[in-house]
Context: one part of a larger RNA
RNA sequence: GAAUCAACGCUGGCGGCGUGCCUAACACAUGCAAGUCGAACGCGAAGGCCCCGCAAGGGGUCAGUAGCGUGGCAAACGGGUGAGUCACGCGUGGGUGACCUGCCUUCGAGUGGGGGAUAACGUUCCGAAAGGGACGCUAAUACCGCAUGACAUCCUGUCCUUGAAGGGACGGAGAUCAAAGCUGGGGAUCGCAAGACCUGGCGCUUGAAGAGGGGCCCGCGUCCGAUUAGCUAGUUGGUGGGGUAACGGCUCACCAAGGCGACGAUCGGUAGCCGGCCUGAGAGGGCGGACGGCCACACUGGGACUGAGACACGGCCCAGACUCCUAUGGGAGGCAGCAGUGGGGAAUUGUUCGCAAUGGGCACAAGCCUGACGACGCAACGCCGCGUGGAGGAUGAAGAUUUUCGGAUCGUAAACUCCUGUCGAGUGGGACGAACGAACUGCGGGUCAAUACUCCGUGGUAGUGACGGUACCACUAAAGGAAGCCCCGGCUAACUCCGUGCCAGCAGCCGCGGUAAUACGGGGGGGGCAAGCGUUGUUC
Numbered sequence: 001g002a003a004u005c006a007a008c009g010c011u012g013g014c015g016g017c018g019u020g021c022c023u024a025a026c027a028c029a030u031g032c033a034a035g036u037c038g039a040a041c042g043c044g045a046a047g048g049c050c051c052c053g054c055a056a057g058g059g060g061u062c063a064g065u066a067g068c069g070u071g072g073c074a075a076a077c078g079g080g081u082g083a084g085u086c087a088c089g090c091g092u093g094g095g096u097g098a099c100c101u102g103c104c105u106u107c108g109a110g111u112g113g114g115g116g117a118u119a120a121c122g123u124u125c126c127g128a129a130a131g132g133g134a135c136g137c138u139a140a141u142a143c144c145g146c147a148u149g150a151c152a153u154c155c156u157g158u159c160c161u162u163g164a165a166g167g168g169a170c171g172g173a174g175a176u177c178a179a180a181g182c183u184g185g186g187g188a189u190c191g192c193a194a195g196a197c198c199u200g201g202c203g204c205u206u207g208a209a210g211a212g213g214g215g216c217c218c219g220c221g222u223c224c225g226a227u228u229a230g231c232u233a234g235u236u237g238g239u240g241g242g243g244u245a246a247c248g249g250c251u252c253a254c255c256a257a258g259g260c261g262a263c264g265a266u267c268g269g270u271a272g273c274c275g276g277c278c279u280g281a282g283a284g285g286g287c288g289g290a291c292g293g294c295c296a297c298a299c300u301g302g303g304a305c306u307g308a309g310a311c312a313c314g315g316c317c318c319a320g321a322c323u324c325c326u327a328u329g330g331g332a333g334g335c336a337g338c339a340g341u342g343g344g345g346a347a348u349u350g351u352u353c354g355c356a357a358u359g360g361g362c363a364c365a366a367g368c369c370u371g372a373c374g375a376c377g378c379a380a381c382g383c384c385g386c387g388u389g390g391a392g393g394a395u396g397a398a399g400a401u402u403u404u405c406g407g408a409u410c411g412u413a414a415a416c417u418c419c420u421g422u423c424g425a426g427u428g429g430g431a432c433g434a435a436c437g438a439a440c441u442g443c444g445g446g447u448c449a450a451u452a453c454u455c456c457g458u459g460g461u462a463g464u465g466a467c468g469g470u471a472c473c474a475c476u477a478a479a480g481g482a483a484g485c486c487c488c489g490g491c492u493a494a495c496u497c498c499g500u501g502c503c504a505g506c507a508g509c510c511g512c513g514g515u516a517a518u519a520c521g522g523g524g525g526g527g528g529c530a531a532g533c534g535u536u537g538u539u540c
Stems, first nucleotide, its partner, number of pairs: 001540004006536005013386006019379002021344001026342003030339003035073003040070004047062006080297003089222008099214003104210008112146001114144002121136006149177001152176003155172006181202006189196002223269003230260003235257008272294004276287004299320005322333004350376001352375003358372001359370004389419004399410004423481001425476005433467001439461008484529005489510003495524005505512002
C1' cells in the first nucleotide's frame, strides 16, 4: 500500500446493490417450515334456515359438505450446519466385460376370470394421560390364488466377437407377472334399467431403448511433527459357503504366512474438499465467509424397517444425558429449517408480508401446500453514485491569532447582489415485472363411423401484483434541512503562540518532556481523507 463475514472511538444527509453468530455442533418458550388426490375406496356430522307438530319429535336444505379412515404418490428433493473426516473424502482423468434407476421420452405386447380379509364405523372394556383390548359390519387402483405368456430371468447345448464367465444368433425343460380400474362422448342394434356395443383420455402389467440420476473400482494430486520407527491376526493371499443391484475378507469355515514402512508406515496434532477469494510484476504466500459443485452430520451412541432411492433433520426401535407432564402405574420431546429467547462473546438483524413471479410436491384439472423463493424492515458492515450550492463581490469590514507595533494571516472567506433546484419537504399523476394455465368463442390439423368427446397449433374476450400508491414523471416554495475525523520532529504532505517544567503526558520505529518544547495540553494557522475518519485484530 492492498484486503477484511470485522470490532472499538468520534461523527453521520440520501440512494442503488450486496453482506450480516467467525464465539457455545450450548440449552431452547411460542408460531410456522410437507403435503396432496373424492376422476382409487368405505363411512359421514354438527349447527343455521325452512316445513309439519300443543309438545316430544320428525322431514327438507346447506351436504354426500366439514371430518374420519383405507389406498396412491410425495415425504431420500428443497432448507441448515461444519462437529467428525488427512480419507478414493475431495479435485482431475479413466474403468464398470462387476451394477441399479420411481417419475419423464420413444417403440412393442397385454389388461381374462375368481377369492378371503381389514381400518374407519357400531357395541363394549381397561387407563390419570399417552394409548390399548374384545366382539360385530363393510369397500377398493389394498391383499391373495388361477389362466395366458415370450421377446424377459435362472439352468443347459452349439457358433461368432473379445485379453477376459460380457454381448449376439439358434435350440431344449421348469418356475415367475394383471387394477374385470377410473373417467368423457356416442349414430345404428340389443336390453325394463344398469348396461352391452363403438370410440377417446388417465391409469396398470411386461419387454426393449434413451435421457437424467446414482453405486463401486483405479492412476495422479491433497497440511504439520522423526523430541512418533517400526505397524498389522480378518491382518495378506487362496479354496469353498453366505451376502449385495454389483466386484471384493464384505462376512464365515478351512489352508498358507503373508501385507505395509526412511519414496516416511504407524502414532500424535490440526483441518470438511473444490470452483474460487485476497495479495503479488510474476513465481509464490494466505484463506475457503457469501454464490455454485461434492462430502459429512441432525441431542449422544447403536440398529434396522419401508421404499426405485434412506440406514432417513421436522420417520421407527434400543441405550444414555437433559427437559417437561403424571393419579407414581407410566408417558412426551429434540430449531446445525424461518423468525425469536436465554447464555457465551469485542461482535452479527424482524417472533414482518405474499405465493403476484421463479422453482418444487400432489392432482385430469380448477386448485391446495411451499419460512424454497420473491419482497419489505434493521445495521455506514462493504462497494458504488449523489448532495451539503453556483457566479460576482476589497472598505481587504468586524472579530480572532500573531507582530520587529509598520503590519501580516484567516480572506473572496463572510456580509451584500444575481442565479440554480440535485437530494430532502409538500401537491398531483402513476408503472414494468403478467404471461401463462383454466373458462367462453373463431380458425386449421390429428384421432374417430362421427360435424360427439378429446388432443395439438393459432387468434379474440374477460381476469390475476406481496412489493405499492413503491419506482418514475410533473408542479410548488426555498440556499433554506445536510461535515466531520485524523495529522502537522524525521520516516511523511503540513508551523507558530501560550501553558507545563524528566511533572503531566506522547510514542509505529528513532525517540520527545529537567524554563523559550514546530514531538506533552490548549489557541490560531496548515496538510490529508471525506459521510466518513482514525485505532486495534488478521493476511499478502
A computed fold for a 540-nucleotide part of an RNA from a metagenome, annotated as small-subunit ribosomal RNA, 5' domain.
Its Rfam family is "Bacterial small subunit ribosomal RNA".
Its mean pLDDT, the model's own confidence on a scale to 100, is 85.